[in-house]
The RNA shown here (TPP riboswitch aptamer (THI element)) has 99 nucleotides and comes from a bacterium. It matches the Rfam family "TPP riboswitch aptamer (THI element)". Gene Ontology term of the family: thiamine pyrophosphate binding.

RNA sequence: GAUGAACUUUAGGGGUGCUUCGUUUAGUUACGAGGCUGAGAAAUACCCUCAGAACCUGAUCCCGAUAAUGCGGGCGCAGGGAAAAGUUGGCAAUUCUUU
Numbered sequence: 001g002a003u004g005a006a007c008u009u010u011a012g013g014g015g016u017g018c019u020u021c022g023u024u025u026a027g028u029u030a031c032g033a034g035g036c037u038g039a040g041a042a043a044u045a046c047c048c049u050c051a052g053a054a055c056c057u058g059a060u061c062c063c064g065a066u067a068a069u070g071c072g073g074g075c076g077c078a079g080g081g082a083a084a085a086g087u088u089g090g091c092a093a094u095u096c097u098u099u
Base pairs, nucleotide, nucleotide: 001096002094003093005088006087007086008085009084010083011049012048013047014046016043017036018035019034020033021032022031023030055080056079057078061074062073063072064071
């Protein structure tokens, strides 16, 4: 000196389930109001962007719990998965360069 941290800008990625009642529909089909978990269950929101568990696949998976569920854990140093710039700062750790 650099990375790392926080923030900003621009850009990008991602999920939206279970359930009760009412209305509705060929049909949990759609809408409205509640309940559950969660950051978020359609929001000008929330989360995540490579040092990547946001999210997807495996998976109509396994164990446990629940009114029920993509609810908890496992699977999981498995396979995929979306970035650049700037500001602040100069503390831990790491790495590189110079003395």
The model forms 96% of the base pairs in the Rfam consensus.